[in-house]
RNA sequence: CCAGUCGGCCGGACGGCCGCGGGUGUGCAAGCACUCGAGGAAAGUCCGGGCUCCACGCGGAUACGGCGGCGGGUAACGCCCGCCGGAAGUAAUUCUAGGGAUAGCGCCACAGAGAUUAGACCGCCGAUGGCUCACGCAAGUGAGCACAGGCAAGGCUGAAACGGUGGGGUAAGAGCCCACCGCCGCGACCGUAAGGAAGCGGGCACGGCAAGCCCCGCCGGGAGCAAGACCGAAUAGGAGCACGCGCUGCGCAAGCAGCAGGUCCGUCCGCGGAUUGUGCUCGGGUUGGUCGCGAGAACCAUGCGGCGACGCAUGGUCCAGAGGAAUGGUCGUCACCCGCAAGGGUACAGAACCCGGCUUACAGGCCGACUGGCAUU
Numbered sequence: 001c002c003a004g005u006c007g008g009c010c011g012g013a014c015g016g017c018c019g020c021g022g023g024u025g026u027g028c029a030a031g032c033a034c035u036c037g038a039g040g041a042a043a044g045u046c047c048g049g050g051c052u053c054c055a056c057g058c059g060g061a062u063a064c065g066g067c068g069g070c071g072g073g074u075a076a077c078g079c080c081c082g083c084c085g086g087a088a089g090u091a092a093u094u095c096u097a098g099g100g101a102u103a104g105c106g107c108c109a110c111a112g113a114g115a116u117u118a119g120a121c122c123g124c125c126g127a128u129g130g131c132u133c134a135c136g137c138a139a140g141u142g143a144g145c146a147c148a149g150g151c152a153a154g155g156c157u158g159a160a161a162c163g164g165u166g167g168g169g170u171a172a173g174a175g176c177c178c179a180c181c182g183c184c185g186c187g188a189c190c191g192u193a194a195g196g197a198a199g200c201g202g203g204c205a206c207g208g209c210a211a212g213c214c215c216c217g218c219c220g221g222g223a224g225c226a227a228g229a230c231c232g233a234a235u236a237g238g239a240g241c242a243c244g245c246g247c248u249g250c251g252c253a254a255g256c257a258g259c260a261g262g263u264c265c266g267u268c269c270g271c272g273g274a275u276u277g278u279g280c281u282c283g284g285g286u287u288g289g290u291c292g293c294g295a296g297a298a299c300c301a302u303g304c305g306g307c308g309a310c311g312c313a314u315g316g317u318c319c320a321g322a323g324g325a326a327u328g329g330u331c332g333u334c335a336c337c338c339g340c341a342a343g344g345g346u347a348c349a350g351a352a353c354c355c356g357g358c359u360u361a362c363a364g365g366c367c368g369a370c371u372g373g374c375a376u377u
Base pairs, nucleotide, nucleotide: 001373002372003371004370005369006368007367008366009365010364012334013333014332015331016330017329018328020037021036022035023034024033025032026031039348043359044358046357047356048355049354050353051224052223053222054221064220065219066218067217068216069083070082071081072080073079084098085096086095087094088093099215100214104213105212106209107208108207121155122154123151124150125149128148129147130145131144132143133142134141135140163181164180165179166178167177168176182204183202184201185200186199189196190195228291229290230289231288238282239281240280241279242278243277246259247258248257249256250255261276262275263274264273265272266271298317299316300315301314302313303312304311305310335346336345337344338343
């Protein structure tokens, strides 16, 4: 210098003017002053918690759902860190739904001869039996055929075909035999563990799928801030107590209907409408109001422990929270991008009870660590 891998961070800056929401102060009030006001993902709502209400005597079993190498971190997790095994890459590094296939059941499409009690289409062979021919007196010998038969090396199908390479062996072949590799069993020793492993033994069998049923181990009550708590009107409506009950009709009564009167609403009258004896007490509860609601598993700095996730100590900071919802506009200077210029633009995106994760979106830029190649010293 080129190519690449991993981790972290920023994501327009400053100033003027006008405006919006919360808080505090002041003021009778109008207002004024001060102060704070989106994110790394506020998103998806996929996991784990806090908080709240409901349910629940304790223990166990079953069903259902989730998780699944080992050790650690954490309030907890399906998250994170470190490690082990497997896969990819020259490497840095990345990916991994990674318990059990000897508990049982099931499945393995298409293709193919054969898909697990493996199989024989092409092919190879002619040992054994058979047939034909030649030679021979005969026993038999030789040649041919490939009917019976032997074989699975090579071809073919497939994601997958009862180890691979080489040699011996054979009629042809085959772990049939041998060497090496692979595999299986045991395993000194190492490691907290998953696991690794020198060595010894065995010719070698045991296909794959459990994100199919299933088996094993561990975990799991339900609903969610529209949770929930408090305050609470009247011409709505429930219950109780005391006192009272104008007139008419019906009725034994309770009560019902009408009239009068009272109270209230529109609108002062008129008129219309609603309601019904008066007083007191209690409970529920709609509109509404208040709380829940932000000092927290909080953030920053330094030190210490740890490979790390993280933990501890000390010091400092206060950092949106309202109501379906404020966080904006404009001007100037600068930065960057697009454009010849005039000019335009500033990624993804917008809190709704809160926190820890995961996942997804993101213009452009910065920093650090590491790997490979080339060149030079």
A computed fold for a 377-nucleotide RNA from an uncultured Caulobacteraceae bacterium, annotated as Bacterial RNase P class A. The sequence was found by an Rfam model in a public genome assembly. It matches the Rfam family "Bacterial RNase P class A". The family's RNA type in Rfam is ribozyme. Its mean pLDDT, the model's own confidence on a scale to 100, is 76. The model forms 97% of the base pairs in the Rfam consensus.